[in-house]
RNA sequence: UGAGUCGGACCGGUGACCGCGGCCGCCCCCGGGUGGUCGAGGAAGGUCGGGGCUCCACAGAGCAGAGCGCUGGCGAGAGCCAGGACGGGGCGACCUGUCGGUUCAGGGCAACAGAGAGAAGACCGCCGAUGGCCGGGUCCGCCCGGCACAGGUGAGGGUGAAACGGUGCGGUAAGAGCGCACCAGCGUCGGGGGCGACCCCGGCGGCUCGGCAACCCCCGCUCGGAGCAAGGCCAAGCGUGCCGCGGGUUGCUCGCCCGAUCGGCCAGGUGGGCCGCACAGAUGGAUGGUCACCCACGGGGCGUCAGCCCCGGGACAGAACCCCGCCUACAAGCCGGCUCACCAU
Numbered sequence: 001u002g003a004g005u006c007g008g009a010c011c012g013g014u015g016a017c018c019g020c021g022g023c024c025g026c027c028c029c030c031g032g033g034u035g036g037u038c039g040a041g042g043a044a045g046g047u048c049g050g051g052g053c054u055c056c057a058c059a060g061a062g063c064a065g066a067g068c069g070c071u072g073g074c075g076a077g078a079g080c081c082a083g084g085a086c087g088g089g090g091c092g093a094c095c096u097g098u099c100g101g102u103u104c105a106g107g108g109c110a111a112c113a114g115a116g117a118g119a120a121g122a123c124c125g126c127c128g129a130u131g132g133c134c135g136g137g138u139c140c141g142c143c144c145g146g147c148a149c150a151g152g153u154g155a156g157g158g159u160g161a162a163a164c165g166g167u168g169c170g171g172u173a174a175g176a177g178c179g180c181a182c183c184a185g186c187g188u189c190g191g192g193g194g195c196g197a198c199c200c201c202g203g204c205g206g207c208u209c210g211g212c213a214a215c216c217c218c219c220g221c222u223c224g225g226a227g228c229a230a231g232g233c234c235a236a237g238c239g240u241g242c243c244g245c246g247g248g249u250u251g252c253u254c255g256c257c258c259g260a261u262c263g264g265c266c267a268g269g270u271g272g273g274c275c276g277c278a279c280a281g282a283u284g285g286a287u288g289g290u291c292a293c294c295c296a297c298g299g300g301g302c303g304u305c306a307g308c309c310c311c312g313g314g315a316c317a318g319a320a321c322c323c324c325g326c327c328u329a330c331a332a333g334c335c336g337g338c339u340c341a342c343c344a345u
Stems, first nucleotide, its partner, number of pairs: 001341008012294007020039009041316001045327002048325005053227004065223005070083005084099006100218002106216002108212002123157002125153003130150002132147006165183006184208002186205008231275004241265004245259005295314001297312006
């Protein structure tokens, strides 16, 4: 100097014109005009943890259910910081995924393919020592050759996401942790380090028995529910109830029935309105646009290296009951740590 990575701060300014919404004043008049004033963010986002506010539920305990799950620290919690194990990306700084328990509680599942999918399995292949069958030899003890019948074999092929360690030597009829050496894993013992998850070193055991708990389950911790469409107030019309009034029934009263042709009252509460509700505000939802100059930034041109001109162009995102916390998103340039490359000393 360039490229990158992590963290932080910031989130363009002024003016003019045209618009939009709330409130207040005035005018015409019930819809406009005019003047004034106010009108998004650091996250208004996710709705994760709390609180306010509101309604419902609630003696206590348990069951059920839901959520979370490596370790240490902080925090009421969401979450944050530091670290661990196993992976993925990058030369690197760094970024990123997963996280209690599965022989030692128990159960379940593994499509398709494949012979076989869990203390498995013989389709092809290999062998056929042993037993069987056939042939030959014989010193009658047996020996040799053949068949692939019983059977052996998990080395090789093939299927699959996954087939019960790897390499080599020995061994064998052929093979195989069957034996041995080394390596890997698991278990265990000892030593050391770390608060811990865990790590390092050494010995022993052929133990080699794997996957899915985002399947049930087990263990540990946590947990009233719903939310401003909460909820409260006022209250047409219709309907219901009561009283009166009128009519019918009856000789009369009570009772019963009827009432767009009547009046009053109580309760409920639909349409609707107001409150909840905020010096932005809600109502299916205003907070915008154009131009000029300046500010960063990118590209091009001119240059007398002072600068000038032209074009492009400013991220993430937008309140909806309020507040606090948390997380997530965020272009360019700026500040700081670190990495890589090149150049100079």